Predicted 3D model of a 1387-nucleotide RNA (small-subunit ribosomal RNA) from Candidatus Daviesbacteria bacterium RIFCSPHIGHO2_12_FULL_37_16.
The source organism's lineage runs through Bacteria, Bacteria candidate phyla and Candidatus Daviesiibacteriota.
Its mean pLDDT, the model's own confidence on a scale to 100, is 80.
RNA sequence: UUAUCUGAGAGUUUGAUCCUGGCUCAGGAUGAACGCUGGCGGCGUGCCUUAAGCAUGCAAGUCAAGGGGGCGCAGUAAUGCGCAACCGGCGGACGGGUGAGGAAUACGUGGGAAUCUACCUUAAAGUAUAGGAUAGCCAGCCGAAAGGUUGGGUAAUACUGUAUGUGAUCGCAAGAUUAAAGAUUUAUCGCUUUAAGAUGAGCCUGCGUCCUAUCAGCUUGUUGGUGGGGUAAUGGCCUACCAAGGCAACGACGGGUAGCUGGUCUGAGAGGAUGGUCAGCCACAAUAGGACUGAGACACGGCCUAUACAUCUACGGAUGGCAGCAACUGGGAAUCUUCGGCAAUGGGCGAAAGCCUGACCGAGCGACGCCGCGUGGAGGAUUGAAGGCCUUCGGGUUGUAAACUCCUUUUGCAAGGGAAGAUUAUGACGGUACCUUGCGAAUAAGCACCUGCUAACUACGUGCCAGAAGCCUCGGUAAUACGUAGGGUGCAAGCGUUAUCCGGAUUCAUUGGGCGUAAAGUGUUGCGUAGGCGGUUUACUGCAUCUUGUUUGAAAGGCUAUGGCCUAACCAUAGUUUCGGGCAAGAAAUGAGUAAACUUGAUGGUUUAAGAGGGUACUGGAACAGAUCGUGUAGCAGUGAAAUGCGUUGAUAUGAUCUGGAACACCAAAGGCGUAGGCAGGUACCUGGGAAACCCAUGACGCUGAGGCACGAAAGCUUGGGGAGCGAAGCAGAUUAGAGACCUGCGUAGUCCAAGCCGUAAACGAUGGAUGCUAGUUACCCGAUUUUUUUGGGUGACGCAAGGUAACCCGUUAAGCAUCCCGCCUGGGGAGUACGAUCGCAAGAUUAAAACUCAAAGGAAUUGACGGGGAGGCGCACAAGCAGUGGAGCGUGUUGUUUAAUUCGAUACAAAGCGAAAAACCUCACCAGGGUUUGACAUGUAGAUGCUAAGCCUAUGAAAGUAGGCCUCCUUCGAGGGUUCUACACAGAUGCUGCAUGGCUGUCGUAAGUUCGUGGCGUGAGCUGUCCCCUUAAGUGGGCAAACGAACGAAACCCGCGCCGUAUGUUAAAUAGUUCAUACGGGACAGUCCUAAUUUUUAGGAAGGAAGGAGCGGAUGACGUCAAGUCAGCACGGCUCUUACACCCUGGGCUACAAACACCCUACAAUGGCGAAAAACAACGAGCUGCAACCUGGUAACAGGAAGCAAAUCUCUGAAAUUUCGCCUCAGUUCAGAUUGGGGGCUGCAAUUCGCCCCCAUGAAGUCGGAAUUGCUAGUAAUCGCGAAUCAGCAGGUCGCGGUGAAUACGUUCUCGCCUCUUGUACAAAAUAAAUGCGCCUGGCAGUUUAAUAAACUAGGUGGUGUAAAUCCAUCUGCCACGAAAGUGGC
Repeated sequence: UUAUCUGAGAGUUUGAUCCUGGCUCAGGAUGAACGCUGGCGGCGUGCCUUAAGCAUGCAAGUCAAGGGGGCGCAGUAAUGCGCAACCGGCGGACGGGUGAGGAAUACGUGGGAAUCUACCUUAAAGUAUAGGAUAGCCAGCCGAAAGGUUGGGUAAUACUGUAUGUGAUCGCAAGAUUAAAGAUUUAUCGCUUUAAGAUGAGCCUGCGUCCUAUCAGCUUGUUGGUGGGGUAAUGGCCUACCAAGGCAACGACGGGUAGCUGGUCUGAGAGGAUGGUCAGCCACAAUAGGACUGAGACACGGCCUAUACAUCUACGGAUGGCAGCAACUGGGAAUCUUCGGCAAUGGGCGAAAGCCUGACCGAGCGACGCCGCGUGGAGGAUUGAAGGCCUUCGGGUUGUAAACUCCUUUUGCAAGGGAAGAUUAUGACGGUACCUUGCGAAUAAGCACCUGCUAACUACGUGCCAGAAGCCUCGGUAAUACGUAGGGUGCAAGCGUUAUCCGGAUUCAUUGGGCGUAAAGUGUUGCGUAGGCGGUUUACUGCAUCUUGUUUGAAAGGCUAUGGCCUAACCAUAGUUUCGGGCAAGAAAUGAGUAAACUUGAUGGUUUAAGAGGGUACUGGAACAGAUCGUGUAGCAGUGAAAUGCGUUGAUAUGAUCUGGAACACCAAAGGCGUAGGCAGGUACCUGGGAAACCCAUGACGCUGAGGCACGAAAGCUUGGGGAGCGAAGCAGAUUAGAGACCUGCGUAGUCCAAGCCGUAAACGAUGGAUGCUAGUUACCCGAUUUUUUUGGGUGACGCAAGGUAACCCGUUAAGCAUCCCGCCUGGGGAGUACGAUCGCAAGAUUAAAACUCAAAGGAAUUGACGGGGAGGCGCACAAGCAGUGGAGCGUGUUGUUUAAUUCGAUACAAAGCGAAAAACCUCACCAGGGUUUGACAUGUAGAUGCUAAGCCUAUGAAAGUAGGCCUCCUUCGAGGGUUCUACACAGAUGCUGCAUGGCUGUCGUAAGUUCGUGGCGUGAGCUGUCCCCUUAAGUGGGCAAACGAACGAAACCCGCGCCGUAUGUUAAAUAGUUCAUACGGGACAGUCCUAAUUUUUAGGAAGGAAGGAGCGGAUGACGUCAAGUCAGCACGGCUCUUACACCCUGGGCUACAAACACCCUACAAUGGCGAAAAACAACGAGCUGCAACCUGGUAACAGGAAGCAAAUCUCUGAAAUUUCGCCUCAGUUCAGAUUGGGGGCUGCAAUUCGCCCCCAUGAAGUCGGAAUUGCUAGUAAUCGCGAAUCAGCAGGUCGCGGUGAAUACGUUCUCGCCUCUUGUACAAAAUAAAUGCGCCUGGCAGUUUAAUAAACUAGGUGGUGUAAAUCCAUCUGCCACGAAAGUGGC
């Protein structure tokens, strides 16, 4: 450069990510089956299961020109024609079926020598002569039948002898032996021998050909030889003898499964799977065995025997073999007609005519497959018809679809003509294909799917039900996932499902994977076998490899081209790739072999130094325990705290002496040695390995290493010793809910030694060995050179060199780049388990599955959350304080219980004086009862309308209401509006869902956090920014930094209070000032000074100042969390009710009461209570359906009058605690006030259930509160009163207001909560936490193996019987050869 060909992924582990890894899907295919559906034609194809059993018919006959006779017909007869039994010939070994067996006597491919071959072809020679039988037939007999038997007689191309011998066989030769068949009438067909060919068959052999080692050893005719036999032929094929071989880890032997191939399906290919139809080979014919005949068989439609099954039977016997074509039964998910014809092709016989042929050619049945055609085409929307479905009610969609108009006739029906296939004739198919004419849109569409993968969406029904599902999964009241409908998508006479194979799957990886942590490096390699691989150079060989030529690999199939059926499928013709084998020639690079050489790999030698390398013996000190003696007295020991334990028979402590066993402080280290396990006091002896220097020797002697040998911590086992300390088991004491543990006191095996076994460990660097290559820095050990340094070997650290890795990390000691060899892995569980085998004394070890089950299991890293992890920080969080709650009584709320109803909601912090800022009726939603039905309320349509005032009265009633009456008002007297009634649309619902929602709210939390853009880092989730240091109330500020900026929060801006100034003055005030009020300004900013070991920020202190470090207080609440709360405040989707779940009314209930909880109030008293008054001081607010001064009455609540005030003016409103005086004197009281009785007042239609207040009387519990728990850091807690909203009336609650007015904070160890960083994690609905497996026994079934065994049959032996010719044997006679003879052999 050209040509040809050509490979797609997705879902699913997680909160998210990357990886590993399995499962699943999309594609193609089928001898298919099932479900729904079904118009036609062509070509193919159709028992895969029971090699199960088979009624019936057919599938192999033919020849009269081999033979004799018979029968029928014609003929007077001769004779002719026909039929078929029998003898005889050829064929029944082909064709057709099936795949049981068989893992090699098979098949595929290539080669070979020791063979046969009917019919056919070619060539040569011949075809003479003689003979005895036997079927048929006749006669008789037996038998149910099948059939048999006796006698008589007969033919041949049946059988036999003799002759001849081209030829053939034997033999050295001479020589010997060896054949035939005729028929019919003139031309053929036959017969015999021989040679050759062709065809077919037999035999041998190289290579290839499934799984299993939980089959490792197999073999006695076994392996070979010699002689013999046997066969067509070689050969242990058979036999006698001899030898002891033969096969096997390159898998013998055994077990399982299976017909093999051309091909077929799939795949980019390499491969994988498969062997139906067609073709080649093999095997089989009910099962098993056997031979006969023949050219050929050990014979599918032949024979014999045994067995099983079946049929007939007169019970004595006899018969059969569809895995030929049809058919039947059975089995099964499942597979066809008891069809036509020999017309074609082919086969058998025949001289031929011809006969036979379920081979074959055709038709039939089946959508079983492939291919083709059709079910109409064009027009048709100002009515996008009707109907269906959806709807936001406007509309959309079905949909140019239909209707309608025009046209066509493939198919169909009817009629007519009518082939090729056939050459002279003969056509089953078939009056078929095809052609012509007529008719008429006429006769012809379904199936699956619609969450994602995966093209295609809505409604209704259902409500974790019914169901779906290939995987992930869907369904618990708004299901695009179930069922139905409408619509849509895909394919289409089919469409889906199921089953199986390949693909995707690089998921067994040759192409083309891995093993530190995901599954995976043997414990080590010391030694090493087989095997694999192997340094440099030269020469030769030419085995592999390579090149060329040739041969073979059947046809069909595949591919390409052309052609024939209208096209295609299908068919025909021609060409042909790939790849395998054989033969011949060539080349000599690479591998291999042979020979020779080399030194760099390897090994040896000399010298030197180091070392807990191994073994044996001897020996040392400290400590410990025990023994004896002394001193000495009450404890010792032990723990978080104790107890058990030891001790007055003298412990512990201390001194001396002795005994015993085990381990070796300091040195000591990231150190050394060893193959690994491992090795530590010292000395001696024996002994292994490595390193450096020299560059002396050998000359590839090497690397790895399946099996194998050896070693191999601890525990454990056997035998014998030893036994101080420690210490499984065990005992006891504690701890604890329990404590089979942790802690304590004792303590046996064991630990130690010798000899032997075991053979495993997180035997780890979770990293096999060897060799080479690829930046460095640094430390240590042992050498060489030494002076600096350089260099060899080893042990470590770092690393952003490069590179690798999923990441973590590795990085000259590789997990980098390469080569060689070994071992191992293939989803999780079951399981390193069962069975079997080997080893072991045992314990057990090694080797090592399956059923079943799941859709994950797993690695690394990320963000969170959590931790009885760490660091830092904060908060009335603790601590330090003050006052309480929890105990009492009462109030309110809640639970529970009760009830006709006790309406509903809230219900951890974050419900419980909460919704409710007011339940007597109303409220009101609940209950009982009575009523109303277009409705108490809104809008619209149609019709009607004295309905056009309010009101009053009567009857009934609890009221609502119902029924009736009275009264008389408006008008422009049309209409309209309004009202009412009737009917219809509709109203209405405090009915459900706060887990369908909006809005609003709570909470973490006024805690300091939450994010974004751009950039950078990482494969990615993510990270950085936001981390670190200092600081702050604060992610506040500063510095640094791969970040630079920004946003929401924090802060500030806003309001109130505190100081000052200015302006104004309704009220107030005699006037002015002050106060007060309103409005606008000022003031505070770390501004000034000092201090701090960086001092920029910041912090501490000081001054000034009304106020000092955010001046105090409020409003303000980031991203989000809790499916937090609310459908009963409101709004709203969906659902539900509609003479009721709506509406009205009366009465009741929400107020019940064994109990429990939450939050208040009042107390328990002297810092007090009571009384008196003599005293004082507020603020916020409210007021016309109102606040009410003041006066009178009443003990009082209050009542009757009544000024003022719509408010800085009047009123509520005289605040209380406080101060002063008096009494009380520690008691259940002159404390406390519950409860109860009586009498009143107020509000209101109404006070009984069920209001508040006043007076008199009564006078309960309670003497400061267990465990536990709450609030508060300054004008705060505590204490005291006042006001307001709601409201007819009702506050101990709530929201505000002012008065008096403290204590304490060392500090952050602990409790609770929160923030930041870091760490671990198997958690992520985020505290913790779990299983379905295995064995044994019994019974049944199946398979396999082993042993024993019959008949038939073949060869031989033996007995009997029969026998015309022939044959064989014997005898006799004769001849020949050899030999001395006996004799042997032959004729």